About this RNA
The RNA shown here (small-subunit ribosomal RNA) has 1450 nucleotides and comes from an uncultured prokaryote. Its Rfam family is "Bacterial small subunit ribosomal RNA". The coordinates come from a structure-prediction model, not an experiment, and the mean pLDDT is 82.
[in-house]
RNA sequence: UUGAUCCUGGCUCAGAACGAACGCUGGCGGCGUGCUUAACACAUGCAAGUCGAACGAGAAAGCUCCUUCGGGAGUGAGUAAAGUGGCGCACGGGUCCGUAACACGUGGAUAACCUACCCUAGUGUGGAAAAUAACUUGCCGAAAGGUGAGCUAAUGUUCCAUAAGACCCCAGUAUCUCCGGAUACCGAGGUUAAAGGUGGCCUCUUCUUGAAAGCUAUCGCAUUGGGAUGGGUCUGCGCACCAUUAGCUUGUUGGUGGGGUAAAAGCCUACCAAGGCAAAGAUGUUUAGCUGGUCUGAGAGGAUGAUCAGCCACACUGGAACUGAGAUACGGUCCAGACUCCUACGGGAGGCAGCAGUGGGGAAUAUUGGACAAUGGGCGAAAGCCUGAUCCAGCAACGCCGCGUGAGUGAUGAAGGCCUUCGGGUUGUAAAGCUCUGUCAGUUGGAACGAAAAAGAGUAGGUUAAUAUCCUAUUUAUUGACGGUACCUUCAAAGGAAGCACCGGCUAACUCUGUGCCAGCAGCCGCGGUAAUACAGAGGGUGCAAGCGUUGUUCGGAAUUACUGGGCGUAAAGGGCGUGUAGGCGGCGAAAUAUGUCUGAUGUGAAAUACCAGGGCUCAACCCAGGAACUGCAUUGGAAACUAUUUUGCUAGAGUGCGAGAGAGGAAAGCGGAAUUCCUAGUGUAGAGGUGAAAUUCGUAGAUACUAGGAGGAACACCAGAGGCGAAGGCGGCUAUCUGGAUCGCAACUGACGCUGAGGCGCGAAAGCGUGGGUAGCAAACAGGAUUAGAUACCCUGGUAGUCCACGCCGUAAACGAUGAUAACUAGACGUCGGAGGUAUUGACCCCUUCGGUGUCGCAGCUAACGCAUUAAGUUAUCCGCCUGGGGAGUACGGUCGCAAGAUUAAAACUCAAAGGAAUUGACGGGGGCCCGCACAAGCGGUGGAGUCUGUGGUUUAAUUCGACGCAACGCGAAGAACCUUACCUAGACUAGAAACUGUGGAGACAAUUUCCAGAAAUGGAUUUUUUCCCCUUCGGGGGACUGCUGAGCAGGUGCUGCAUGGCUGUCGUCAGCUCAUGUCGUGAGAUGUUGGGUUAAGUCCCGCAACGAGCGCAACCCCUGUCCUUUAUUGCCAUCAUUAAGUUGGGAACUUUAAGGAGACUACCGGCGUUAAACCGGGGGAAGGUGGGGAUGACGUCAAGUCCUCAUGGCCCUUGAUGCCUAGGGCUACACACGUACUACAAUGGUCGGUACAAAGCGCAGCGAACUCGCGAGAGUAAGCCAAUCGCAAAAAGCCGGCCUCAGUUCGGAUUGGAGGCUGCAACUCGCCUCCAUGAAGUUGGAAUCGCUAGUAAUCGCAGAUCAGCAAGCUGCGGUGAAUACGUUCCCGGGCCUUGUACACACCGCCCGUCACACCACGAAAGUCGAUCAAACCAGAAGAUGCUGGGCC
Repeated sequence: UUGAUCCUGGCUCAGAACGAACGCUGGCGGCGUGCUUAACACAUGCAAGUCGAACGAGAAAGCUCCUUCGGGAGUGAGUAAAGUGGCGCACGGGUCCGUAACACGUGGAUAACCUACCCUAGUGUGGAAAAUAACUUGCCGAAAGGUGAGCUAAUGUUCCAUAAGACCCCAGUAUCUCCGGAUACCGAGGUUAAAGGUGGCCUCUUCUUGAAAGCUAUCGCAUUGGGAUGGGUCUGCGCACCAUUAGCUUGUUGGUGGGGUAAAAGCCUACCAAGGCAAAGAUGUUUAGCUGGUCUGAGAGGAUGAUCAGCCACACUGGAACUGAGAUACGGUCCAGACUCCUACGGGAGGCAGCAGUGGGGAAUAUUGGACAAUGGGCGAAAGCCUGAUCCAGCAACGCCGCGUGAGUGAUGAAGGCCUUCGGGUUGUAAAGCUCUGUCAGUUGGAACGAAAAAGAGUAGGUUAAUAUCCUAUUUAUUGACGGUACCUUCAAAGGAAGCACCGGCUAACUCUGUGCCAGCAGCCGCGGUAAUACAGAGGGUGCAAGCGUUGUUCGGAAUUACUGGGCGUAAAGGGCGUGUAGGCGGCGAAAUAUGUCUGAUGUGAAAUACCAGGGCUCAACCCAGGAACUGCAUUGGAAACUAUUUUGCUAGAGUGCGAGAGAGGAAAGCGGAAUUCCUAGUGUAGAGGUGAAAUUCGUAGAUACUAGGAGGAACACCAGAGGCGAAGGCGGCUAUCUGGAUCGCAACUGACGCUGAGGCGCGAAAGCGUGGGUAGCAAACAGGAUUAGAUACCCUGGUAGUCCACGCCGUAAACGAUGAUAACUAGACGUCGGAGGUAUUGACCCCUUCGGUGUCGCAGCUAACGCAUUAAGUUAUCCGCCUGGGGAGUACGGUCGCAAGAUUAAAACUCAAAGGAAUUGACGGGGGCCCGCACAAGCGGUGGAGUCUGUGGUUUAAUUCGACGCAACGCGAAGAACCUUACCUAGACUAGAAACUGUGGAGACAAUUUCCAGAAAUGGAUUUUUUCCCCUUCGGGGGACUGCUGAGCAGGUGCUGCAUGGCUGUCGUCAGCUCAUGUCGUGAGAUGUUGGGUUAAGUCCCGCAACGAGCGCAACCCCUGUCCUUUAUUGCCAUCAUUAAGUUGGGAACUUUAAGGAGACUACCGGCGUUAAACCGGGGGAAGGUGGGGAUGACGUCAAGUCCUCAUGGCCCUUGAUGCCUAGGGCUACACACGUACUACAAUGGUCGGUACAAAGCGCAGCGAACUCGCGAGAGUAAGCCAAUCGCAAAAAGCCGGCCUCAGUUCGGAUUGGAGGCUGCAACUCGCCUCCAUGAAGUUGGAAUCGCUAGUAAUCGCAGAUCAGCAAGCUGCGGUGAAUACGUUCCCGGGCCUUGUACACACCGCCCGUCACACCACGAAAGUCGAUCAAACCAGAAGAUGCUGGGCC
């Protein structure tokens, strides 16, 4: 994720962090940090020198003096610059290329080593010699530079002496030892050093002012021991990914001899041996500097390795050595290469991964700054010099921390903004105003800490021969880049200093406007299609704040890799099964050891960081000192329960033995009968076969059928079972042979021999493959026939591989119990198979107990649920296999296996926000069960064909106004369009409007009426007559009506949205359903009740039941009708009496009728049936009998059903050339066509003519209108009656009686058209109805299809009413005549209940799969070509080191 639920599971967010970047914004300070990319290329400057107290040599300018004017002398100055020599340049600084390694970390080892300068303790420092640079000079070269000759010094170089000691060889003694050796001492022999400088003093010697030798002090030099420091080497452990890298290795592994190094060693070499490493991951590819730490996290972990610190590696790329204590050397050398520069073209020069800086790359990272004042380093005796180390400053909100942008008061709740239900609310004490303060920035003045030494001078003490030196103490004076900076202070002034993101949910914060699936937003879900809290703007709010957001990355949340801390029946996940190697784990007792384990101590675990408690900057960040900690490693002392090892025992695990029985366990041989097919023979004749129905097929050349005989192959009916056996796959006729395993009983033997099992090995259905057989039946492929829109299928007829056998492959299945193996424990009940025991029995059963299998149900427990439940999915233990969102994909590539098919191992890019499990409620099913309905069936009559009417579509039009569209739009809104209606079109007018309300001002001019003119009218103009409104009154006036003008608010709209709405309505459906409370069940959605058995028209009633009750529906209550009674009798009625033409009149109140009230029917009674029920069936009685018939009445809801054009209403739109309003004319009535509802027909059950009979329900005063007269008629004239049980409309029609027509396009049918009239109405042209005469079309019963109806119904016949001036074939009512049929529920349609399946929930008009077309996105292939990396092999070979040989020199 779903309509909802529980679970599994991924995706996403909220937190913290950063060397960050980008967007908007930006006041100050402190402390930090700043090329993460091109180890890309670099202009320029600087970054390592120093020492005259090691040595020789040694300027110039300037100044002074002299001068023959050429110059010279002094000073500068033993200075500068250069050289020899010494020390340093191996530090400091940079970078992270390489490196998966003893590189790093940690702990050890060095009995296998080195160590300049430094410290300490010794011993020495004697004699001599030859060179060489500088310098002078010649030559070559463009330059860089080179070369010849000549001179010279040393702390440069060489020789000799000495040898405390060191080293080498030989021998001895002692101690230690890891047994290899080491150390110390002693003895003999051999080898090996040196350099002087400076200061001071003359006691001795020499020359003698004073020096030299000498002495002395000091700095050096040589050598030795020790120390310190720094390094080299070896080693245990730790430290990335990939097995789609499984084998690697020849100096390789070891030995001996030799060489080599400071030092062990195949480090090198000759010979010998054939080893060494690897699944605990060798070898190989890829990636990567490692660590302290840093970030995150509750922790365990995960990620990371900037700044600071330790170590390694590197210095343009590759190679190499030299010098040296130390380098295979960042600012050295040589060679090769690439690149850049200079060049006279012959040759040369260079290396910013030092500090600045430049170009380039990039989203991106600073000044070509100051100073050696401090700290540190090099040299020096020292002064000092050098130091881009360092300390400072500059740039950057890049980070952390701190401060400020004011404080108090202030309600008329100001103005403005925004919203509004128009009342108000909010911004908001916010502002203004008033009263204060002064941090920061600005201004004035003062002003640091960081500095103490060294050295100089003085004093005192010590050393010394010494007042030299040297050391100590003290006094004095000197030194600051930062910087006139921190800090303090003066002045003025609220004055100069707030933004950014967000406001649908997650997630704190809501309204308006604009937009209208557009523009856009979006971390996920998702917003936007005219009322957007999600877009954009605004007001308001929320959060943080000199920052705020976005992007990127890491950890967290994520128990989403699960050590802490997950899973695998169905969600992803148990290997197809066994055997067994390595490995892991392992029964009971005792002993020893001490591997793990526990405990103590010692060493180490660098500093910094982090933590705790202190201190210093005003606080903090930051800094300083201390503590604890650093969970680790090593050494050592101890403990011995558990683990381990060793030893010794035991028998409960495991196995052996003995005795039994069961079995489709396996292998291979033989045998058997039934059946199919085929062959032969016979009988026999026309079909057989096959199917839903057929055909292909077989058959007159004799099939099928029947009989007999034969051939061959395959499979084994019944028994047979939820039964048995096997590890699984699997195994089924019978017999014997060979053979595996399990079980039971006994308890003789072994004595833990066990469990699991990565790799390995073996087995492994079906199909398939190879070779050779076999082939009866069946049967992929194939052929034909059907079916079908097609039918490469399902069905049929044939039919080949194959199925069978032998041998060999394949190695997979939903190989499933979708459940790995083993062991233990944890209620039971009932079957069944194989044993054993007991009781009992003559015996076999039955029954009881027990062991082993195989099933069903079920408790606890578990589970997301379903379910599992001693055969666990419960509770535990051990081992193995496997999983980590869906798709891509069990696919590609690579490897392995295979004859092939293919199997196995097994990714990624990309893409989605889900995919999934179980269960729930619905809906659906060409699933099931039960039931109903004019649903079908049985019937009757229609529609669909014709003509016409009417509605709709379409078309047309200036307009043909609008709405309604399956049932449930289409004679519907419309119960009636000539004008009006009217909403549409054309034209002409009006603008506060045709009608309404409020307030304001003024007036009676108003109002009504006559006539005329213009015009189509509206309207405009002129004119005439009459009158001066009503009510109240305190008579002042007040109120109201009407009307015109003016301005202000406003009116008006049949304009849009029925998908913003109310109301009303349709429909499912008058179907029997829809719910609730409490209780109960379920983790939950939900269930129960409402299900079940009966019954009903009905969830109607009865019974049962974890349910008990209740509500809305059903029914009843209401109306009409059917029977009776009572009452009422006028206008209605008339039996009896009288009367008339006539209920006309008197009379009557019986009947009919009217209209009020009652009665009646309730399964009440009887019988049957049913569960003693509900009910049903039949009967009696009754006017009516099982809801008597009809109507009204329509549950929860569904269809975003219909209606903004009945009405109401939100929002939007129009409002002076109007979408308002008035008027005239036109249109809604058009007409090729299509559809729906109807009417009239096609005729004789009819038409026509004449005569004649019987209703109900209605309506009537601007009305119905009798009678009479006229007219063929529609109608006209005149006029009685009636406000209606009184008069009228009014004639009912079909019917009945009689005449004619006689089957024809007719005496059927009446359309259409011509003529003449009537009526209504201002007005019948567009466009009304009716009448008469004439005309006389289609049509002869209607294809596919389809509609209505179950009784006073269908069918048929007329009547009335509403609307209405007039107009009905429509609608609504009314009565007359008056049928047929229903076996039944299989089927069609619709519906109800239960159940089942579901991947549907917009709910089957669902969901969903694949191809194709177009567009877009991503990834590929492609003749080749170029480059890089890796692997294998080969060729050439610079510099250099070592060796050898030769030459030169000494």